Source information
The RNA shown here (c-di-GMP-I riboswitch aptamer) has 91 nucleotides and comes from Gemmatimonas phototrophica. Its Rfam family is "c-di-GMP-I riboswitch aptamer". Its family is annotated with cyclic-di-GMP binding in the Gene Ontology. Lineage of the source: Bacteria > Pseudomonadati > Gemmatimonadia > Gemmatimonadaceae > Gemmatimonas.

RNA sequence: UCGCGAAACGGCAAACCUGGUGAAAGCCAGGGACGCAAAGCUACAGGGCUUACUCACACCACACGGUGUGGCUGCCGGCUGAGCUACCGAA
Repeated sequence: UCGCGAAACGGCAAACCUGGUGAAAGCCAGGGACGCAAAGCUACAGGGCUUACUCACACCACACGGUGUGGCUGCCGGCUGAGCUACCGAA
């Protein structure tokens, strides 16, 4: 230095609750700990979730309109791969 993950100092924080925000998924703050050795960062690839407005198609109504599917949109790094960075030091 790379691999690896015993110990220690510390770190993060699932579900759930409260408040805020958003159309929603979700996010933020506080509480709380299921877990995590990258559960630190990046939506590049796959995957998942959402879809208000709007677009296309189909159906219903046919007066406004309504419903469904798909797309646009937004989100998830605590789903996987990839990239970047990092604390400690036993076997």